Annotation
This is a predicted structure of a 1497-nucleotide RNA (small-subunit ribosomal RNA) from Ferrovum sp.
[in-house]
RNA sequence: AGAGUUUGAUCCUGGCUCAGAGCGAACGCUGGCGGCAUGCUUAACACAUGCAAGUCGCACGGUCGGUUUUCGGACUGGCAGUGGCGGACGGGUGAGUAACGCGUAGGUAUCUAUCCUGAGGUGGGGGAUAACUGUGGGAAACUACAGCUAAUACCGCAUGAUAUCUGAGGAUCAAAGGCAGUGAUGUUGCCUUGGGAGGAGCCUGCGUACGAUUAGCUAGUUGGUGGGGUAAAGGCCUACCAAGGCGACGAUCGUUAGCUGGUCUGAGAGGAUGAUCAGCCACAUUGGGACUGAGACACGGCCCAAACUCCUACGGGAGGCAGCAGUGGGGAAUAUUGGACAAUGGGGGAAACCCUGAUCCAGCGACGCCGCGUGUGUGAAGAAGGCCUGCGGGUUGUAAAGCACUUUUAGUGGGGACAAAAAGCCACCGGCUAAUACCGGGUGGUCUUGAUUUAACCUACAGAAAAAGCACCGGCUAACUCUGUGCCAGCAGCCGCGGUAAUACAGAGGGUGCAAGCGUUAAUCGGAAUUACUGGGCGUAAAGCGCACGUAGACGGUUUUGUAAGUCAGAUGUGAAAUCCCUGGGCUCAACCUGGGAACUGCAUUUGAGACUGCAAGGCUAGAGUAUGGAAGAGGGAAGUGGAAUUUCCGGUGUAGCGGUGAAAUGCGUAGAUAUCGGAAGGAACACCAGUGGCGAAAGCGACUUCCUGGUCCAAUACUGACGUUCAGGUGCGAAAGCGUGGGGAGCAAACAGGAUUAGAUACCCUGGUAGUCCACGCCAUAAACGAUGACAACUAGAUGUUGGGAGGGUCUGCCUCUCGGUGUCGUAGCUAACGCGUUAAGUUGUCCGCCUGGGGAGUACGGCCGCAAGGUUGAAACUCAAAGGAAUUGACGGGGACCCGCACAAGCGGUGGAGCAUGUGGUUUAAUUCGAUGCAACGCGAAGAACCUUACCUGGUCUUGACAUCCUCGGAACUUGUCAGAAAUGACUUGGUGCCUUCGGGAACCGAGAGACAGGUGCUGCAUGGCUGUCGUCAGCUCGUGUCGUGAGAUGUUGGGUUAAGUCCCGCAACGAGCGCAACCCUUGUCCUUAGUUGCCAUCAUUCAGUUGGGAACUCUAAGGAGACCGCCGGUGACAAACCGGAGGAAGGUGGGGAUGACGUCAAGUCAUCAUGGCCCUUACGACCAGGGCUACACACGUACUACAAUGGGAGGUACAGAGGGAAGCCAAGCCGCGAGGCGGAGCCAAUCCCGCUAAAACCUCUCUCAGUCCGGAUCGCAGUCUGCAACUCGACUGCGUGAAGUCGGAAUCGCUAGUAAUCGCGAAUCAGCAUUGUCGCGGUGAAUACGUUCCCGGGCCUUGUACACACCGCCCGUCACACCAUGGGAGUGGGUUGCUCCAGAAGCAGGUAGCCUAACCGCAAGGAGGGCGCUUGCCACGGAGUGGUUCAUGACUGGGGUGAAGUCGUAACAAGGUAGCCGUAUCGGAAGGUGCGGC
Repeated sequence: AGAGUUUGAUCCUGGCUCAGAGCGAACGCUGGCGGCAUGCUUAACACAUGCAAGUCGCACGGUCGGUUUUCGGACUGGCAGUGGCGGACGGGUGAGUAACGCGUAGGUAUCUAUCCUGAGGUGGGGGAUAACUGUGGGAAACUACAGCUAAUACCGCAUGAUAUCUGAGGAUCAAAGGCAGUGAUGUUGCCUUGGGAGGAGCCUGCGUACGAUUAGCUAGUUGGUGGGGUAAAGGCCUACCAAGGCGACGAUCGUUAGCUGGUCUGAGAGGAUGAUCAGCCACAUUGGGACUGAGACACGGCCCAAACUCCUACGGGAGGCAGCAGUGGGGAAUAUUGGACAAUGGGGGAAACCCUGAUCCAGCGACGCCGCGUGUGUGAAGAAGGCCUGCGGGUUGUAAAGCACUUUUAGUGGGGACAAAAAGCCACCGGCUAAUACCGGGUGGUCUUGAUUUAACCUACAGAAAAAGCACCGGCUAACUCUGUGCCAGCAGCCGCGGUAAUACAGAGGGUGCAAGCGUUAAUCGGAAUUACUGGGCGUAAAGCGCACGUAGACGGUUUUGUAAGUCAGAUGUGAAAUCCCUGGGCUCAACCUGGGAACUGCAUUUGAGACUGCAAGGCUAGAGUAUGGAAGAGGGAAGUGGAAUUUCCGGUGUAGCGGUGAAAUGCGUAGAUAUCGGAAGGAACACCAGUGGCGAAAGCGACUUCCUGGUCCAAUACUGACGUUCAGGUGCGAAAGCGUGGGGAGCAAACAGGAUUAGAUACCCUGGUAGUCCACGCCAUAAACGAUGACAACUAGAUGUUGGGAGGGUCUGCCUCUCGGUGUCGUAGCUAACGCGUUAAGUUGUCCGCCUGGGGAGUACGGCCGCAAGGUUGAAACUCAAAGGAAUUGACGGGGACCCGCACAAGCGGUGGAGCAUGUGGUUUAAUUCGAUGCAACGCGAAGAACCUUACCUGGUCUUGACAUCCUCGGAACUUGUCAGAAAUGACUUGGUGCCUUCGGGAACCGAGAGACAGGUGCUGCAUGGCUGUCGUCAGCUCGUGUCGUGAGAUGUUGGGUUAAGUCCCGCAACGAGCGCAACCCUUGUCCUUAGUUGCCAUCAUUCAGUUGGGAACUCUAAGGAGACCGCCGGUGACAAACCGGAGGAAGGUGGGGAUGACGUCAAGUCAUCAUGGCCCUUACGACCAGGGCUACACACGUACUACAAUGGGAGGUACAGAGGGAAGCCAAGCCGCGAGGCGGAGCCAAUCCCGCUAAAACCUCUCUCAGUCCGGAUCGCAGUCUGCAACUCGACUGCGUGAAGUCGGAAUCGCUAGUAAUCGCGAAUCAGCAUUGUCGCGGUGAAUACGUUCCCGGGCCUUGUACACACCGCCCGUCACACCAUGGGAGUGGGUUGCUCCAGAAGCAGGUAGCCUAACCGCAAGGAGGGCGCUUGCCACGGAGUGGUUCAUGACUGGGGUGAAGUCGUAACAAGGUAGCCGUAUCGGAAGGUGCGGC
């Protein structure tokens, strides 16, 4: 410090997620030792049991003991009580509390036991009472009465420095003794009082959570006066008076919460948190109350009420673990009913000492931090085993074993500290003193005191001995393979893995990380600049209020003086300690503990400074405004006027249609429409001018005239003197639609009706048509109210239009220059994610306001406010997703555009679709009808040929190392003859035969038998593959290097202007070059030449029936090599180019014709059944052999052919002319036989020689048929034959005779072809025993028509445009309905919590009153009084009760929408011009998306 994730890719925005640190944690697996820390976060739930606050005999009386005694007593111990001090500390908890509670800094109207220090006192009396005794009550707790007694208990009197009050004279208020001593006296107490220390009370400034869907709150409320009350100020309380006080700087209300030092995190600023330790507060079962006291409204005190628990003799009592342990419960979860007061500290005491669950220790828990160990060295045969493997090996791995060492820790034995210093006692010294008492100080000695502790530490012994796991290994993120599984089981923090080759699941081997731990989960900070103070944004990503005016507030020109609030500097005080940091020290180190320092960024006081801000005062004119003179304008309001047009009405002319549409129909019209002329009525809107022209704040404003009125601009001066800018709330204006009341209503037109369209058409189109549109008045307050750009001010290059003023110049109607104000376009710097913006900023700055923080849910719900309503405004959450989005890029697509091409259309010729038959496919059937191919690009396709074989299928019969390959052993040559059984395979038997090489061991080939390795599979996967192929497409494209541009994906080149069949070439150009394609090179054909002449040829010469022979080498031909064609020449066009057009020459002219040749890629295209091949599967069978059957089935549907329907023809006869092929298990001549298929026959030929095959067929000539189901057509069927073959039944081809079906040119639709082509005619070959007159591949013969042209259909290329598509339009995607689940709103209500108000009620207590009762101290001779207590009563008040509201939670029949969910229904709304451009607001209608109207973008 970053990373993953939106996309085909990119940049940005933006969320989600991860890596880090930390924890009072919990859970899973595992676990050796020690140190230091730490341990109910939940039920402030309920608690059994024990302990946690006592102590003092030097305050007091009594009582019970012990020791001693000179019997007086002395010493000493216990017990309860009176009395004193302490139980207000220490310890626990965090419920309540949003508050002077806490923090910080101050203040004082105050109090203060004990302690320190100072002053003054401490005299003399009195009456009781507990304990105790007696008598009672009660189960108990406890208690009544009577009697006795003491005090440092209680009460007067005296004194009064001081204190308090005061009218300044005066008045009032105290006390206690104990101990030591013979005593003097000392000491310790006591009383009054001053000061101090520490503590406490009260007050104030500032800070201290969230919510405005909480906006108003408050009657003791705010203040005053009198009185009361308190330690003390104060409405703290009370009476009266006044009417105040608080609040957008957030009162009141609601929710949540103890606060702080600190802790965690972070670079910091911040954010989160408030366990342990420390300070403060609050509480002690819940609520209320006071008493005592220095201090409490009191955790282990009291009284009352309530709930709960316990005891009970039912009458009545007792209790409070949020002290330490512990129990139950709750919970994911948190320890021992331990030891000791040895230390530190606390209470009491003169002290010894006692008490102390504070504390110190121990126990339990890896809960955390820190340290140590589980060995060290050597050791390659790289052992065994495991795993992987390409079978060679690799890896685990020096790892182990082995050898040599060590012994920390644990174990056993031995030794063994610190924490302990005091107090007490003794001696001495010095102080006080008269003093050797007492007391306190010092020195020395003595005497003891350890829970922890069976410790720390040291040492001996034995032995590697007792000690390693957990998570992860697809990316982020370090670490990879095998097996199993097969969208299953499962994983997952995010992206995402898993559908038969999973580095992602599970196991294993190996590896990586950390380590006595490792992972997971929860919650926190960080990363997140993702709330942005440091440190973000708002044109299009979320985000500028529709516009203005303006209040509070915020900010504010220039100058002088003063002031000192802000600001800056110094000083002082404080900022507790601990913590953090720095630096020392102590535990062997560390954690931990500890000394010192720094820091605590804060607050307050004080002294200065005076720039800046503020404040006060005085000036200035540059901001702002006023005045004068001009100017433009659809700025606003009111009244009036005008013409054109539509419609209606009246009248004339006139006749059959009009109107409307893509085409129609509804509609209107013979009752006279439309058309046309004249007249009238009425409403609404104002053509041309008209313009990115003008005006206005925006909405908006358009005929003309008049009146009223707002703003703006320019010029020149004068005046005021900062009067300014912005603006939360607030106020006003605010298109269209809509609402209310009353008018008006020509046209248009939601709704509605009808007609069309359509599968439907609640739409688009048409005919009608009502609200509305218009006016007046009043509401509404929203729009894509947009420049999607808040207002104001300043600064920062220009160029060019236009508009309103002004100035200057000129050659003066016109032009030029300058300047101010508006409105546009382009553009520099700069900015921006890019697009773009660019003096009218989205640049650089300043001020103020508004707004944003992932998508959906949702601008919804609830609540408030506004509205007549419609609705507006404010405005969530649960839940859900990992994206949603912006700009740009490359493609693809478009019922977008431009250009171009192709038998693509058009123009033609001939077909298919109808018939019969052939063939293939689907379907059906079957035991099987083997398998594959399925739009173009499957369907006369694999198959260039299924009777058996083929053959893969079915039935039946057989074989199991196998029909086929290699290896091993044994035997035998191989091979061969025949018989029987059987359908054959096969089985049984049988005949002949002994080969070749040899180093004599044997070997090679072949056959048989046997065992196992293995064979075999047309079984599966073409979506695991290779190879091959189809297709776009013989279309002209597809890319690269370097450079340049762009943040980047990418672009450029390859686009543009021409041209071409062509990315063909030329020109231009930030490109320059290159590659694969195109073209050419190759084959064939067309012309000529050369060479060569046999089997081919024959002009000349001979010869014959015949190029037959002699001969010839000219010609044809054959087959080798050459020539030829290149826009080369001429003319024109073009840009002086490329090229195109025309012409000449030429056999051929613009790639001459044809072929081979198929770029990068697309279609998971086809093929595992040609072959090869991974994986899976079968192994007496899914392998192999045999026979028979099937692939040939047949209601039907489709494709591709053939033959026809006839006269351009059929039949008969005659007569010509090819090319290219094939031939030895072959082609087969002549001759003979048969009507024929064919048979017999045997010549020739391994082929330019012989044969197929000499008769090519159409054509041509002659005759016939005369338009008919025919002399057309030939299917089908019958009979008789031929050939092939082991065998033609299923199931071959052919021949002859007979039979003679459909069919008379083919609906919608659709195919081929541009020249030697279509059409038509025959010939050959492959395969092959046979089988193709119809398939396929070739060959030649005869031989056309048409193309104006590119609008349209199809396909393609290039450029451009839009896009919400990228699996790429066979795309994406919207809404209703149906089903399942989830959360949520409403809901008659129901049940809780909390709270306001109005009442009732009134325990204990305190205060006041007091007629009843009682009464020791004081007064009084007495009666009595003063005073006190009980009782009663008044006030306040807790619990409780009633009524009525608010608020919140839960629940609720039913109901509303929302979300989610591989394959449901209906449509097709949106994205392309999305097929009616879309969207916004509003109204209305409709199953639904949605449609329509009006206005807007």
It matches the Rfam family "Bacterial small subunit ribosomal RNA".